A computed fold for a 76-nucleotide RNA from a Candidatus Methanoperedenaceae archaeon, annotated as transfer RNA. The source organism's lineage runs through Archaea, Methanobacteriati, Methanobacteriota, ANME-2 cluster and Candidatus Methanoperedentaceae.
């Protein structure tokens, strides 16, 4: 350099056009329980990498960028 895959709460992830005001776990905060801690239960907080396009409607499809991973090359 070319090609392929990926980017979603603080962390790890599900969701691949509409039921998304987005899933689950973990985490922060509050409460219940407990002699205390832990465990358990309840409430609550928190996310779609950036820009543009298509569409009535985009996390999802398309284009460009950035970053990460992989394959194959070029120069030295």
């Nucleotide at each position: 350099g070319u090609c392929c895959g990926g980017a979603u709460a603080g962390u790890g992830u599900a969701g691949u056009g509409g039921c998304c005001u987005a899933u689950c776990a973990u985490g922060a905060g509050g409460g219940c329980c407990u002699g205390u801690c832990g465990a358990g239960c309840c409430c609550c907080c928190g996310a779609c990498c950036c820009g543009g396009g298509u569409u009535c409607a985009a996390a999802u499809c398309c284009c460009g960028g950035u970053c990460c991973g992989g394959a194959c090359g070029c120069c030295a």
It was read from a public genome assembly. Model confidence (mean pLDDT): 81 of 100. Rfam family: tRNA. It is annotated as a transfer RNA.